[in-house]
Context: one part of a larger RNA
RNA sequence: CGUUAGAGUAUUGAGAGGACUUCUCCUUAGUACGAGAGGACCGGGAGAGACAUACCUCUGGUGUACCAGUUAUUGUGCCAACAGUAAACGCUGGGUAGCCAAGUAUGGCAAGGAUAACCGCUGAAAGCAUCUAAGUGGGAAGCCUACCUCAAGAUGAGUACUCUUACCUUAUUUAAGGAUAAGAUCACGGUAAGAUUAACCGUUUGAUAGGCGUCAAGUGUAAGUGUAGUAAUAUAUUCAGCUGAGACGUACUAACAGAUCGAAAA
Repeated sequence: CGUUAGAGUAUUGAGAGGACUUCUCCUUAGUACGAGAGGACCGGGAGAGACAUACCUCUGGUGUACCAGUUAUUGUGCCAACAGUAAACGCUGGGUAGCCAAGUAUGGCAAGGAUAACCGCUGAAAGCAUCUAAGUGGGAAGCCUACCUCAAGAUGAGUACUCUUACCUUAUUUAAGGAUAAGAUCACGGUAAGAUUAACCGUUUGAUAGGCGUCAAGUGUAAGUGUAGUAAUAUAUUCAGCUGAGACGUACUAACAGAUCGAAAA
């Protein structure tokens, strides 16, 4: 911009893409078959591999400063306690959220249709024969459906429901311009959404983010002081102290103030 008034929500599916995999074992059955050796079709059941998708409850990885330990050195006057630097975490032990796989869950199934090679039925041309010439049946991991995803710019622009449908100016009253409705956009606070955009949520009639409180979770028992010890250190106060992303609650802070677009229809 179009879809022939302007919008919101929900849909149909023309069409497109993806997936549709392989093996082992048990049983049928040591049966059919076969002199034996060997050894099934058909059918039923149980697993596994690779692949794909989703997720983070479990197992773990990461988690660049969340916690603790620790070496050297510099500084805060000194002790103690801390802070900085040591290849962009100094090193070491752990680790929430998020992300992730090695973790968890799920999937390929089943079924229908038309067929290929091939196997048939009836059957002439050609008194026979012949699956084919007329007619007709079966038959594959393949094809079309079925399964999953997208999808009406499918210009062939579909469908359903709901909302708004009111006004002004000019003038050549089939036009132009303006201000509005439903609604939308910007703006502002954000997100399990994200390069930007988009999507989604919220904007005081509010829990949207931050802060704060409680809890979860992590680390592992802070500092100070007392006690024991010559001391290193231990111990009590103390499962303490501290804490990024988590949960719930709470208007303390900030979502203020606003702006713009947007309908008389062939």